Source information:
The part of an RNA shown here (large-subunit ribosomal RNA, domain I) has 520 nucleotides and comes from Casuarina equisetifolia subsp. incana.
Context: one part of a larger RNA
RNA sequence: CUUAUAGUGGAUACCUAGGCACCCAGAGACGAGGAAAGGCAUAAUAAGCGACGAAAUGCUUCGGGGAGUUGAAAAUAAGCGUAGAUAUGGAGAUUCCCGAAUAGGUCAACCUUUCAAACUACUGCUGAAUCCAUGGGCAAGCAAGAGACAACUUGGCGAACUGAAACAUCUUAGUAGCUAGAGGAAAAGAAAGCAAAAGUGAUUCUCGUAGUAGUGGUGAGCGAAAUGGGAGUAGCCUAAAUCGUGAAAACGGGGUUGUGGGAGAGCAAUACAAGCGUUGUGCUGCUAGGCGAAGCGGUGGAAUACUGCACCUUAGAUGGCGAUAGUCCAGUAGCCGAAAGCAUCACUAGUUUACGCUCUGACUCGAGUAACAUGGGGCACAUGGAAUCCCGUGUGAAUCAGCAAGGACCACCUUGCAAGGCUAAAUACUCUUGGGUGACCGAUAGUGAAGUAGUACCGUGAGGGAAGGGUGAAAAGAACCUCCAUCAGGGAGUGAAAUAAAACAUGAAAUUGUAAGCUC
Numbered sequence: 001c002u003u004a005u006a007g008u009g010g011a012u013a014c015c016u017a018g019g020c021a022c023c024c025a026g027a028g029a030c031g032a033g034g035a036a037a038g039g040c041a042u043a044a045u046a047a048g049c050g051a052c053g054a055a056a057u058g059c060u061u062c063g064g065g066g067a068g069u070u071g072a073a074a075a076u077a078a079g080c081g082u083a084g085a086u087a088u089g090g091a092g093a094u095u096c097c098c099g100a101a102u103a104g105g106u107c108a109a110c111c112u113u114u115c116a117a118a119c120u121a122c123u124g125c126u127g128a129a130u131c132c133a134u135g136g137g138c139a140a141g142c143a144a145g146a147g148a149c150a151a152c153u154u155g156g157c158g159a160a161c162u163g164a165a166a167c168a169u170c171u172u173a174g175u176a177g178c179u180a181g182a183g184g185a186a187a188a189g190a191a192a193g194c195a196a197a198a199g200u201g202a203u204u205c206u207c208g209u210a211g212u213a214g215u216g217g218u219g220a221g222c223g224a225a226a227u228g229g230g231a232g233u234a235g236c237c238u239a240a241a242u243c244g245u246g247a248a249a250a251c252g253g254g255g256u257u258g259u260g261g262g263a264g265a266g267c268a269a270u271a272c273a274a275g276c277g278u279u280g281u282g283c284u285g286c287u288a289g290g291c292g293a294a295g296c297g298g299u300g301g302a303a304u305a306c307u308g309c310a311c312c313u314u315a316g317a318u319g320g321c322g323a324u325a326g327u328c329c330a331g332u333a334g335c336c337g338a339a340a341g342c343a344u345c346a347c348u349a350g351u352u353u354a355c356g357c358u359c360u361g362a363c364u365c366g367a368g369u370a371a372c373a374u375g376g377g378g379c380a381c382a383u384g385g386a387a388u389c390c391c392g393u394g395u396g397a398a399u400c401a402g403c404a405a406g407g408a409c410c411a412c413c414u415u416g417c418a419a420g421g422c423u424a425a426a427u428a429c430u431c432u433u434g435g436g437u438g439a440c441c442g443a444u445a446g447u448g449a450a451g452u453a454g455u456a457c458c459g460u461g462a463g464g465g466a467a468g469g470g471u472g473a474a475a476a477g478a479a480c481c482u483c484c485a486u487c488a489g490g491g492a493g494u495g496a497a498a499u500a501a502a503a504c505a506u507g508a509a510a511u512u513g514u515a516a517g518c519u520c
Stems, first nucleotide, its partner, number of pairs: 001517002006512002014470002018441002020438007027430002030147001038097002040053001042051001044076002049071001050057001059092005068080003103112003113116001119145002122141001123139004152183001153181005163170001167217001193200002204231004214222002235422003238366001242253004258400001260365003264359004273353004280347003284343004289336003295309004310327002312316001318330003371395007381407001402417005457464002477504001480491003
C1' cells in the first nucleotide's frame, strides 16, 4: 500500500402499528339539572397512560351474547362466572375541588361564615325631593340569560410590508388582525327590478358573457352588468281606509296591489280541498346482533406455493393464520333481527284557511320620509358629465289628475309602486361520527407527534420544541458446567436458522491498536 477476515456504523431494499388527500352519508351535539378545559383522588401490590369519582379501575336495570375473566400488562395472591360472568348496545344512578363559577374572599383547584342562585331580565309589593310620576328599597319563582365552540357566516373597527422597478393618488385590501351576534348553515329574497319598441318576472349558486364594456399618476393595475345555458324553485303577513267592543289606551274583524288595488254601494254564493298538528298506531332507518356455500394426499420446521385428483359461487371484497388461501379462521353476497331510546314519513283527536259579478275620480295605499344643499362612504366606476345606493349636518315635498326609475338634465314613451315585516331549496365549511377511494408517504418520509408528544427539554415570559419503529412462527428468552467484577466470554441446550441472543431481521460507506498477502 492492497486485499481478506472480524469489528464499528446504521445506509439500502422489505415491512407498518401512524399519517395525508378526497368522495358519500350523518352531525354541527354542550352549559346554572354547573359545560368545555383542568386539579386531586380511586386498584391487594400501581410511577406515568387510559378508565372512573368518596356509590371512585366502578353501581342499577332492560336487551343481544355464550365461556371464560379481574384495562394496556406480565407475575404472585385473593376472587368472580352456565343461578350466564368479563366484554357489548339502550336507559338510569353516583359524579370530590376548580372553572361562566354565582354566599363572601382569593395568588384557579384554597380560606371564611350567619349556609346563601351573585348579577341582569321578567313579575309583584313599597313609595324620595314633588301631586302624579321617576329614582331608590323589598320579595318570590328548579328561574329566562350568561360560558364554551375547528372552519364556514353577518355586522362594527381596520393596518403595514409589498407592487408601481423611487414615491405621495393608486395597489396590497376592506385582506391580516381585533370585536359583537347567530345558525346548522348564515346572508339575500317576492320588483318604486331588468330591459327597449321585443320582452322578462323574488333571492341564491354556477357556466358563460369577458379579461369584454369601462375605470386608471389613462401608470402599476382594478374590472362589471343585461340577454343566454344549467342547479333549485314558494310564496306570504302587516300599517291604512272601514266595521264592532270600550271612557280611553287598546283589542277583535276587514284588507294588502300596479291589466292599479283595497275600502264603500249593489247583486250573487256555502267548498269537503289545502296547511298545521297533541297523543296514539303503523312503515322504514339508526343505536347491540344472528344465519351464512365449498379440499384432501405428497414435499417442507411450517403449505396458502408446486404437483395429483376434487368442489362452491347472488359469496373470486378484505384481513389473519409457521411461504403466495374462493373452499382453515374472521368475514363477504344474500337473508333475518330490538326489551329500550332516537329520526323521517303515513294515518289520526283537534284546529286554521277561501271564491265571483257590477257601479263609483278626489275614503285609503307606510313623513321629518323622498328630494335638494353641503361633507363623506360605497357602487368595477379614483368627482368625473356621475346616475343608482348609504350616512352626518341643514332645508324639506307630492298623495293616483300621484310618485320613482330607465347613467347629468328636460320632454315624450316604457317599466315599476319606496319610506313595515317573514320566508324552505339549490350555496359555504369540517372540531367531529360511519363507510369508501388513492399513478399519496413509508420512520431524515408522512402530522410537530407510528413509543410519556405539544411530552422531555429550553426561555422571567409571550413562546420555542425534539429524539427514539422491526428477536422468533412460537419465548421455545438460553436449565446445567466453566471462566469470572453478578461485565464480556467458552461449552451444553432451544430453534428451520443464534453470524436470529434481547446493544437482537437485512447490515452499504466513511472508519479500525488485529491478521494475512504483496512490495520495500

The RNAcentral record of the full RNA draws on SILVA.